Transfer RNA from a Candidatus Nomurabacteria bacterium, 73 nucleotides, folded computationally. Rfam family: tRNA. Its family is annotated with triplet codon-amino acid adaptor activity in the Gene Ontology. The family's RNA type in Rfam is transfer RNA. Rfam describes the family as follows. Transfer RNA (tRNA) molecules are approximately 80 nucleotides in length. NCBI's taxonomy places the organism under Bacteria, Bacteria candidate phyla, Candidatus Nomuraibacteriota.

RNA sequence: GGGCUGUUAGCUCAGUUGGUAGAGCGCUUCAUUCGCAUUGAAGAGGCCAGCGGUUCGAUUCCGCUACAGUCCA
Numbered sequence: 001g002g003g004c005u006g007u008u009a010g011c012u013c014a015g016u017u018g019g020u021a022g023a024g025c026g027c028u029u030c031a032u033u034c035g036c037a038u039u040g041a042a043g044a045g046g047c048c049a050g051c052g053g054u055u056c057g058a059u060u061c062c063g064c065u066a067c068a069g070u071c072c073a
Stems, first nucleotide, its partner, number of pairs: 001072007010025004019056001027043005049065005
């Protein structure tokens, strides 16, 4: 330098024919307990890596950029 894959909640990851974004763990509150743990209920937390394009509408399709992994040179 080139090819491919990935980037979504604090962490690990889902999310297909494009139509108001989810799970587990963690966090907060409440119940349960003498107390802790466990368990149950409720809640907070996302400008979906960035900038453009297509579209009535983009996490999803297209281009470029950044970062990470991998392969080739």

Its mean pLDDT, the model's own confidence on a scale to 100, is 82.